[in-house]
Context: one part of a larger RNA
RNA sequence: GGACGAACGCUGGCGGCGUGCCUAACACAUGCAAGUCGAGCGGGGAUCGCUUAGUGAAGUUUUCGGAUGGAUCUGGGUGAUUCUAGCGGCGGACGGGUGAGUAACGCGUGAGCAACCUGCCUAUCACAGGGGAAUAACGCAUCGAAAGGUGUGCUAAUACCGCAUGAGACCACAGGAUCGCAUGGUCAAGGGGUCAAAGAUUUAUCGGUGAUAGAUGGGCUCGCGUCUGAUUAGCUAGUUGGUGAGGUAACGGCCCACCAAGGCGACGAUCAGUAGCCGGCCUGAGAGGGUGAACGGCCACAUUGGGACUGAGACACGGCCCAAACUCCUACGGGAGGCAGCAGUGGGGAAUAUUGCACAAUGGGGGAAACCCUGAUGCAGCGACGCCGCGUGAGUGAAGAAGUAUUUCGGUAUGUAAAGCUCUAUCAGCAGGGAAGAAAAUGACGGUACCUGACUAAGAAGCCCCGGCUAACUACGUGCCAGCAGCCGCGGUAAUACGUAGGGGGCAAGCGUUAUCC
Repeated sequence: GGACGAACGCUGGCGGCGUGCCUAACACAUGCAAGUCGAGCGGGGAUCGCUUAGUGAAGUUUUCGGAUGGAUCUGGGUGAUUCUAGCGGCGGACGGGUGAGUAACGCGUGAGCAACCUGCCUAUCACAGGGGAAUAACGCAUCGAAAGGUGUGCUAAUACCGCAUGAGACCACAGGAUCGCAUGGUCAAGGGGUCAAAGAUUUAUCGGUGAUAGAUGGGCUCGCGUCUGAUUAGCUAGUUGGUGAGGUAACGGCCCACCAAGGCGACGAUCAGUAGCCGGCCUGAGAGGGUGAACGGCCACAUUGGGACUGAGACACGGCCCAAACUCCUACGGGAGGCAGCAGUGGGGAAUAUUGCACAAUGGGGGAAACCCUGAUGCAGCGACGCCGCGUGAGUGAAGAAGUAUUUCGGUAUGUAAAGCUCUAUCAGCAGGGAAGAAAAUGACGGUACCUGACUAAGAAGCCCCGGCUAACUACGUGCCAGCAGCCGCGGUAAUACGUAGGGGGCAAGCGUUAUCC
């Protein structure tokens, strides 16, 4: 000098764009953050019609027994609209948070898989025949304070289970052909075995099953690179390799049985400490050094530890089970919970924001759609935390006013500065108009941005420094005191170095200080 997720002191007008728990991966009240589909299914409820059975008011009639009449109410059937707990489907593996752990194929980079998977999507091929048995909801009974169950009876499906069909795929076999990067790969007549399916409605669509290929997303392997310590020198028994079996989507000591005795290490193994990695960011002429906030990619984690289930995908933040600590409810028998999602609270700290608005846009999930959901996101609020822009007026004005400071008492400085006169209106304030962002409709932002008009110089300047480095000097007070200080050093009676004042210098809505990095 530059930089900053900064903090502290003094000060503070406006706007735009960014940015804001670096500490306790401490504990969390409350609300919201993942739902959706009735065009998969059977129920249930509500409303409105139609119909039917019963009830049968007013009125009419009357020979006073009644007849007629049909309002109202109740039940059954049926139709339409709508809501939905449950079964079922898809999505809750994305999006959002955090950086604890991890020195590792975790990350970066470059290769590879003759060792792999891939829901939804795209293209192509081939199908969708015919049956069956249940179960929730619901009814009844029943246990419990609750959370939640239990028994029994009934019922549906795009839920479940056989059978048939097999374009094709898979499995073992196979006369052979061919290629090669070892194990091997590819093609293949042939016969054998295994594997499918689902319907819906507003009749035009949306779906279903099997297969091939693509796309996308993932899994795995390897080369190289990736902090410090030798006051850590030896480490290792599933350890290193082989054979076989198992397991996986797949290779592999991944797991197991047997066999061999290997494997790593001063080119730093092992151990210990520290740490998420990168694109980047800061600095620097560069080489390098530092760093990894915000934005983007990857990884890891979700109170702590362990485990699997479901699924195309998880060993799953707002799923399940077990254990632990903590908190809460309890009728003491037993239950409930997990903000490192968005706000917010306590605590810690030098220190870091609103329990806001909206799904209008972009994107995501579901749905045929209408639409629903979305603290992702878009916006607004708070903070000079940062960067950038603008303003706090312009011109004229010497009686060089007053005041103040100083003085050799003549003056000098403040100083064209002020006043006065003449203008202007950026910003703020007032009034009127008023967008784009949205494709037909739909705008949270927002009566915002912006435009116009009227109006008043009014509402808007501080901070640090002035001995040298280093731009800027005098007076008074103090008297090695009080104090200053980045270094050298100032202060013991004339201190340009302390304190105050006048003046001056620098920067400016900031200015200084402190911490940290180059």